Background:
RNAcentral holds the sequence, with entries from MGnify. Predicted 3D model of a 153-nucleotide RNA (c-di-AMP riboswitch aptamer (ydaO/yuaA leader)) from uncultured Conexibacter sp. Of the family's consensus pairs, 92% are formed in the model. Its Rfam family is "c-di-AMP riboswitch aptamer (ydaO/yuaA leader)". Rfam links the family to the GO terms regulation of gene expression and cyclic-di-AMP binding. The source organism's lineage runs through Bacteria, Bacillati, Thermoleophilia, Conexibacteraceae and Conexibacter. The prediction has a mean pLDDT of 78.
């Protein structure tokens, strides 16, 4: 001087003065109605349609067994290995939907360089005017560099 991120600013009381106690704005976030949506997913068994390249696929109801749910957050999903189990888990390595960074702003485009985590609620919540409630943290960079270009404003 700058960067993620809602995470900035001003007041009051109190103190020599910081610490601490409160008010607001301004930025972010949950709950909550009518309407509308939704009332499951995963995995077997057997049966019914329907297609065909005769390998097979898709649908459609029933059995059986097994699985809570949501919040902030870019941070979700698939494959592969190992251990564990007979279903979930935990770690390992590749991707990937989705996210930031580039130094006067913005916005698209090209190459480039990271993240793709973690935490909370506690059987509970879909959306959702009115009305309710919460948060305003934390953590990294530089000293002109390792820190590009191009277009449109």
């Nucleotide at each position: 001087g700058g960067c993620c991120g809602a995470g900035u600013c001003c007041c009051u009381c109190g103190u020599c003065g910081c610490g601490g106690a409160g008010g607001g704005a301004g930025c972010g976030g949950g709950g909550a109605a009518c309407c509308c949506a939704a009332c499951g997913g995963c995995g077997g068994c057997a049966g019914g349609c329907g297609u065909c390249a005769c390998g097979a696929c898709g649908c459609c109801g029933g059995c059986c067994a097994c699985u809570g749910g949501g919040g902030c957050g870019a941070a979700u999903c698939c494959g592969g290995g190992c251990a564990g189990a007979g279903c979930u888990u935990g770690c390992c390595c590749g991707g990937u939907a989705g996210c930031g960074c580039a130094g006067c702003c913005c916005u698209u485009u090209c190459a480039g360089c990271g993240c793709g985590a973690g935490c909370c609620c506690g059987u509970c919540a879909g959306c959702u005017a009115a009305c309710c409630c919460c948060g305003u943290a934390g953590g990294c960079c530089c000293g002109u560099a390792c820190a590009g270009a191009a277009a449109g404003g």